[in-house]
Context: one part of a larger RNA
RNA sequence: UUGGGCGUAAAGCGCGUGUAGGCGGGAAUGCAAGUCAGGUGUGAAAGCCCGAGGCUUAACCUCGGAAAUGCGCCUGAAACUGCGUAUCUUGAGUACGGGAGGGGGAAGCGGAAUUCUUGGUGUAGGGGUGAAAUCCGUAGAUAUCAGGAGGAACACCGAUGGCGAAGGCAGCUUCCUGGACCGAUACUGACGCUGAGACGCGAAAGCGUGGGGAGCAAACAGGAUUAGAUACCCUGGUAGUCCACGCCGUAAACGAUGUUCACUAGGUGCUGCGGGUAUUGACCCCUGCGGUGCCGUUGCUAACGCAUUAAGUGAACCGCCUGGGGAGUACGGCCGCAAGGUUAAAACUC
Numbered sequence: 001u002u003g004g005g006c007g008u009a010a011a012g013c014g015c016g017u018g019u020a021g022g023c024g025g026g027a028a029u030g031c032a033a034g035u036c037a038g039g040u041g042u043g044a045a046a047g048c049c050c051g052a053g054g055c056u057u058a059a060c061c062u063c064g065g066a067a068a069u070g071c072g073c074c075u076g077a078a079a080c081u082g083c084g085u086a087u088c089u090u091g092a093g094u095a096c097g098g099g100a101g102g103g104g105g106a107a108g109c110g111g112a113a114u115u116c117u118u119g120g121u122g123u124a125g126g127g128g129u130g131a132a133a134u135c136c137g138u139a140g141a142u143a144u145c146a147g148g149a150g151g152a153a154c155a156c157c158g159a160u161g162g163c164g165a166a167g168g169c170a171g172c173u174u175c176c177u178g179g180a181c182c183g184a185u186a187c188u189g190a191c192g193c194u195g196a197g198a199c200g201c202g203a204a205a206g207c208g209u210g211g212g213g214a215g216c217a218a219a220c221a222g223g224a225u226u227a228g229a230u231a232c233c234c235u236g237g238u239a240g241u242c243c244a245c246g247c248c249g250u251a252a253a254c255g256a257u258g259u260u261c262a263c264u265a266g267g268u269g270c271u272g273c274g275g276g277u278a279u280u281g282a283c284c285c286c287u288g289c290g291g292u293g294c295c296g297u298u299g300c301u302a303a304c305g306c307a308u309u310a311a312g313u314g315a316a317c318c319g320c321c322u323g324g325g326g327a328g329u330a331c332g333g334c335c336g337c338a339a340g341g342u343u344a345a346a347a348c349u350c
Stems, first nucleotide, its partner, number of pairs: 004321003007304002012318001014201004021194003025088002028085004033081002035077008049065006091191001092188004096183003103177007110154001115149007125136002162169002206247006215241002220236004258317006266295011299306002323350003332343004
């Protein structure tokens, strides 16, 4: 390479937008590049294969034929692919009417709690632990009442629930703004799917500049524990955690499961919208579409399990894997302020 794979054995890019490319709905018509048919030219000889012949035979040799899957040209076919023309509405989209939502951005506001602070009451303890001690407190702590300051996070509702492409998103109000869903018509007329590069987004930590700093808390200090204790426990505590702007670009970025489409028993919850039935009305009951769980048939799977939200049956496109270690390392390139990221070997060894 062929082939086989990617939930857990090696393997789905963290996620999206989208360029090239690949692939692409129904009916009509034309062309004839692919495709198919016939003809023709060529496809050296030898060899292989078939037939005949020559050495006593064979090997070997000679002659004839076939073959030569290929290519060129000519003529033709038009189902499929392609290209052109005109067309259709089911794929896709637009308009209209609805309701749902922690989707995103900005500004403002609120209460509880912690801490600090001022004043009052009050007196000897408080705190902490397995037990202690460091620590705080007669310069009046802890407790309690009233006032003030400041930062961060939003109890209950809250869910097995919702939204978002993913990361992720939660007090309340206002403004700006994205997407999805449902309903009924009208319109566009294949405008679609995927997507190498590319571009954008991307938790936490970390970095730069400036702010902020209540609580928590790497580092660090002290007290314990211990044989030791550079830990686990305790008392403190700085970066950081928060805000603005700019970097970083990683993760068990997980459903460890790429995206899209079609098909393939059911049962039962939750959630959004609709129809029918019922009724004064809300329920109940039947039912359609979208989402999200659990159980389960055929099937699949090494098993575990998956099972209309597939890991079933098929199609399109992309990414990735190829024994363990060495190693996601070295070198080089690219990116970054740095930390480092990304691309990515080999010797050697089992």
A computed fold for a 350-nucleotide part of an RNA from a metagenome, annotated as small-subunit ribosomal RNA, central domain.